[in-house]
Molecule: transfer RNA
Organism: Bdellovibrionales bacterium GWA1_52_35
């Protein structure tokens, strides 16, 4: 420099165009349980990488960007 991948709570993921004001594991915070911890039980806070397009409806499809992995010179 061409060209390919992926980017979603604090981490690791689901997601494939309406069922999603995003679900789940772990980790957090409250309660319950217990003499106390731990275990577990219940409950709770917590993301859709930035713009802009398509489209009645985008986390999801297209373009540009960032930013990370690769291949090739």
């Nucleotide at each position: 420099g061409u060209c390919c991948c992926c980017a979603u709570c604090g981490u690791c993921u689901a997601g494939a165009g309406g069922c999603c004001u995003a679900g789940g594991a772990c980790g957090g915070c409250g309660c319950c349980u217990u003499c106390u911890c731990a275990c577990g039980g219940c409950g709770u806070a917590a993301a859709c990488c930035g713009g802009g397009g398509u489209u009645c409806g985008a986390a999801u499809c297209c373009c540009c960007g960032u930013g990370g992995g690769g291949a090739c010179g």